[in-house]
RNA sequence: GGGUCAGUGGCGGAACUGGUAUACGCGCACGACUUAAGAUCGUGUCCCGCAAGGGGUGUGGGUUCGAGACCCACCUGACCCA
Numbered sequence: 001g002g003g004u005c006a007g008u009g010g011c012g013g014a015a016c017u018g019g020u021a022u023a024c025g026c027g028c029a030c031g032a033c034u035u036a037a038g039a040u041c042g043u044g045u046c047c048c049g050c051a052a053g054g055g056g057u058g059u060g061g062g063u064u065c066g067a068g069a070c071c072c073a074c075c076u077g078a079c080c081c082a
Base pairs, nucleotide, nucleotide: 001081002080003079004078005077006076007075010026011025012024019065027045028044029043030042031041032040046055047054048053058074059073060072061071062070
């Protein structure tokens, strides 16, 4: 230098070939249980907002009524070729 693959909450990891972003698990917070803790159970857990609502999938653009998924450029990582 060329090519392939990957990038989504704090972590792992889904979103079924464009139609409710964060399902599920872990972790964490609070509560129940316990003398206390562990285990177990319940509720909550991306951001802004009182709410309604809005924003957010590595970054920036594009296509589309609609993009995490398609197209272009770039960044980062892994691997292959030279």
Molecule: transfer RNA
Organism: Candidatus Kaiserbacteria bacterium